[in-house]
Context: one part of a larger RNA
RNA sequence: CUGGGCGUAAAGGGCGCGUAGGCGGCCACCGCAAGUCAAUUGUGAAAUCUCCGGGCUUAACUCGGAAAGGUCAACUGAUACUGCGGGGCUAGAGUGCAGAAGGGGCAACUGGAAUUCUCGGUGUAGCGGUGAAAUGCGUAGAUAUCGAGAGGAACACCUGAGGCGAAGGCGACUUUCUGGCCUAUAACUGACGCUGAGGCGCGAAAGCGUGGGGAGCAAACAGGAUUAGAUACCCUGGUAGUCCACGCCGUAAACGAUGCAUACUAGGUGUUGGGGAUUCGAUUCCUCGGUGCCGAAGUUAACACAGUAAGUAUGCCGCCUGGGGAGUACGCUCGCAAGAGUGAAACUC
Repeated sequence: CUGGGCGUAAAGGGCGCGUAGGCGGCCACCGCAAGUCAAUUGUGAAAUCUCCGGGCUUAACUCGGAAAGGUCAACUGAUACUGCGGGGCUAGAGUGCAGAAGGGGCAACUGGAAUUCUCGGUGUAGCGGUGAAAUGCGUAGAUAUCGAGAGGAACACCUGAGGCGAAGGCGACUUUCUGGCCUAUAACUGACGCUGAGGCGCGAAAGCGUGGGGAGCAAACAGGAUUAGAUACCCUGGUAGUCCACGCCGUAAACGAUGCAUACUAGGUGUUGGGGAUUCGAUUCCUCGGUGCCGAAGUUAACACAGUAAGUAUGCCGCCUGGGGAGUACGCUCGCAAGAGUGAAACUC
């Protein structure tokens, strides 16, 4: 390179926005003729290959002839498809009008329960902890209990196989600013679309810088146990950190281990957000969007997937190509650092 693949065997980028590029709806519309197709002319050296025939006794070999060989050039045509220019359309996409749901995001304020600490009252010898203990706390009055106060963090019930978000993720209340989605209508624009190498942005936890904060929890650390030992599991303490502001880091089993978009392909049953029909009403039926389970065809190595596809297809991107060496070395880029990104080979099985 031609292929074959990527849920679990190697392989989907953590997620989005978007540049170049690739791909792109309808009209038996008009034009051009670049791609495309055809004719003619030119050319496509010889040898080789294929076919026919000849020469060495045959063959190899060799000689003659033919045929074949094209992203080729010029020119003349064709116009279905692609392309280019023009015209039109509304089914894709977007806008408007009318509704609805939501822990979507940012900021400010407020609230109650609980833990801890401080002060005061009651009260007295234990408390705490474990498999059992001990370290620890307590007659300088603890634990328990009542009242008052301080401070930080997290928001029980509601809570759901439930909702929202592109992903990470989001859960007390009120308010400010603000993003997206859905339904209905069919007024408007008229293909304005899909994907997306680079690029830019977002990105849990831990970690880093500066300054705050620090109740609980808790790496490190100390002690007590356990044990042959115990640098652990258990217990008593406890510092970074966890929290806030600003700036870095850029990684995760960042998982549905399943890229995005569009179309098509039996059903059944929950749940969630709308709409329509029916009924006086309960009800019943239809329909659009999400989220689960079961399952036909089909797919699959099997497990399983199955209108939320891993089915049937198309477009575009990313990635894989035996195990180890190795996500290592070197180089480069980024970073304060930790390190991240890119990413081999020798050798070996």

The part of an RNA shown here (small-subunit ribosomal RNA, central domain) has 349 nucleotides and comes from an uncultured bacterium.